[in-house]
Context: one part of a larger RNA
Molecule: large-subunit ribosomal RNA, domain I
Organism: Prevotella sp.
RNA sequence: GGCGAAUGGCGGAUGCCUUGGCUCACAGAGGCGACGAAGGACGUGAUAAGCUGCGAUAAUCCGCGGGAAGGCGCAAAUGGCCGUUGAUCCGCGGGUCUCCGAAUGGGACAACCCGGCCGUCAGAAGGACGGCCAUCCACCGAACGGUGGAGGCAAACGCAGGGAACUGAAACAUCUUAGUACCUGCAGGAAGAGAAAAUAAACGAAUGAUUCCCCCAGUAGUGGCGAGCGACCGGGGAAGAGCCCAAACCGCGGGCGUGGCAACGCGCCCACGGGGUUGUAGGACCCCGAUAUUGUACCUUAAGCGCGAGCGGAAGGGACUGGAAAGUCCCGCCGUAGAGGGUGAGAGCCCCGUAAGCGAAGCGCGCGAGGGCAUAGGGAGUUCCUGAGUAACGCGGGACACGAGGAAUCCUGCGCGAACCCGCCGGGACCAUCCGGCAAGGCUAAAUACUCCUGUGAGACCGAUAGCGAACGAGUACCGUGAGGGAAAGGUGAAAAGCACUUCGACGAGAAGAGUGAAAGAGACCCUGAAACCAUUCGCCU
Numbered sequence: 001g002g003c004g005a006a007u008g009g010c011g012g013a014u015g016c017c018u019u020g021g022c023u024c025a026c027a028g029a030g031g032c033g034a035c036g037a038a039g040g041a042c043g044u045g046a047u048a049a050g051c052u053g054c055g056a057u058a059a060u061c062c063g064c065g066g067g068a069a070g071g072c073g074c075a076a077a078u079g080g081c082c083g084u085u086g087a088u089c090c091g092c093g094g095g096u097c098u099c100c101g102a103a104u105g106g107g108a109c110a111a112c113c114c115g116g117c118c119g120u121c122a123g124a125a126g127g128a129c130g131g132c133c134a135u136c137c138a139c140c141g142a143a144c145g146g147u148g149g150a151g152g153c154a155a156a157c158g159c160a161g162g163g164a165a166c167u168g169a170a171a172c173a174u175c176u177u178a179g180u181a182c183c184u185g186c187a188g189g190a191a192g193a194g195a196a197a198a199u200a201a202a203c204g205a206a207u208g209a210u211u212c213c214c215c216c217a218g219u220a221g222u223g224g225c226g227a228g229c230g231a232c233c234g235g236g237g238a239a240g241a242g243c244c245c246a247a248a249c250c251g252c253g254g255g256c257g258u259g260g261c262a263a264c265g266c267g268c269c270c271a272c273g274g275g276g277u278u279g280u281a282g283g284a285c286c287c288c289g290a291u292a293u294u295g296u297a298c299c300u301u302a303a304g305c306g307c308g309a310g311c312g313g314a315a316g317g318g319a320c321u322g323g324a325a326a327g328u329c330c331c332g333c334c335g336u337a338g339a340g341g342g343u344g345a346g347a348g349c350c351c352c353g354u355a356a357g358c359g360a361a362g363c364g365c366g367c368g369a370g371g372g373c374a375u376a377g378g379g380a381g382u383u384c385c386u387g388a389g390u391a392a393c394g395c396g397g398g399a400c401a402c403g404a405g406g407a408a409u410c411c412u413g414c415g416c417g418a419a420c421c422c423g424c425c426g427g428g429a430c431c432a433u434c435c436g437g438c439a440a441g442g443c444u445a446a447a448u449a450c451u452c453c454u455g456u457g458a459g460a461c462c463g464a465u466a467g468c469g470a471a472c473g474a475g476u477a478c479c480g481u482g483a484g485g486g487a488a489a490g491g492u493g494a495a496a497a498g499c500a501c502u503u504c505g506a507c508g509a510g511a512a513g514a515g516u517g518a519a520a521g522a523g524a525c526c527c528u529g530a531a532a533c534c535a536u537u538c539g540c541c542u
Base pairs, nucleotide, nucleotide: 001541002540003539004538005537006536007535008534009533015527016491017490020462021461022459023458024457025456026455027454028453029451030450031153032152039100040099041098042055043054044053046078047077050074051073061094062093063092064091065090066089070082071081072080105114106113107112115133116132117131118130119129120128121127135150136149137148138147139146140145157188158186159185160184161183162182168175172224198207199206211238212237213236214235215234221229222228242443243442244441245387249274250273251272253270254269255268256267257266258265259264279421281386282385283384284383286379287378288377294374295373296372298371299370300369301368304365305364306363307362310358311357316331317330318329319328320327332349333348334338340352341351342350393415394414395413396412397411398410399409402428423438424437425436426435427434478485479484498526501513502512503511504510
């Protein structure tokens, strides 16, 4: 020096555990904010650094309800207090709520600085306290001004305005990625769409708003006919709901013009009320008849139901082993409860619970009722009305599965520009016939999408290098000028019973006794304690 064995050290794998996560299901909620939010700064405790709570009334104040012996948070200790005259705690409602922050009197390097007006107190002045004083929009108003609204935050889902590239095409330009990512605006609990100028058929029909799912079908198409993109019709389901204006006409008020001395007449315009809302056309106008029926998505009330702090809630003893009984043995009991968790090992009957029931305030849904609102017929066919810089067309684009194609349909930047019910649009160029419909105004639940959040429950999900980045004072420490990046770190024991006292040592560290404990080889660097690595002893080899 090597190898082997043993013993220890170091180390923190493994096993076991779980306070934390992950993914779902069902139900709820789907917003908060100038009545000052979200998020913070600074304070606040007898002593108080952190977290939590709270706000100068500051781990809190008041009321109502619950609850019952203890309590003054995590979190010990000392001191001091509170509580059966019901505290602490739980639910609901209210009060207070510094400063910053949309931040809003003005300013500013957020949590700071400086004002004006009015009032109260004090008062020579300087002061203290309270209230008001931003901007934009709408309405009212001659004006001064008054009243109301908005602003900001928030995880995803939604609609709209803009809108890539890498990539694929085995290069690349049309194309694709993709109307995706991203930016912006706005909203709702959903949004958007939605009540036919729709489909279909055309040899016979037929359907009847929208949305979503399954199929049709990777079909028909489209496509440097490459890569790719990719329907309709129709069928089966979920859900189901239909309505209101503009106009004609009538009325009322106002303005302008005109005639008139005036009352007032006529014409035009404006606002408001009535009327009216469709395609087998409908309505106005005129005539006849009628006051009934039905509906309701709005408001109020309300039987009832649900949630809701919470309430009670069955049934076990003995012996043995053991540190400890819930284990084993013996004998019982309950069960609409033998889900689960805890208790010194493995408990239906010890504790919390569980089954089945009950439940205040408050909140939600809501049968029904009331209110409001809406809702009819027939005839005649003379006149009037039925959405115009619109439809169509040309040019340039875009959307449609459809890349300009034979390219219909939809949108529109520029241009041009109708018809008026004897009318107009569509049925994939276009024309005829036929069929379907009535554009150029608007509203509309449900079926659908999502989950920052709340409650309950679940898992052939993880178990501390896993599972959220975070089981622990984690978006912390730390890094970065900044945007931003971003950790490591769980486990004594049943119970602190956390080693009184003695010895060595420096009034250390550490150790040896003693004691506690089932165990200290569980001693806080604390369950188990692998390997690498280090050391000691022994054996063998060199």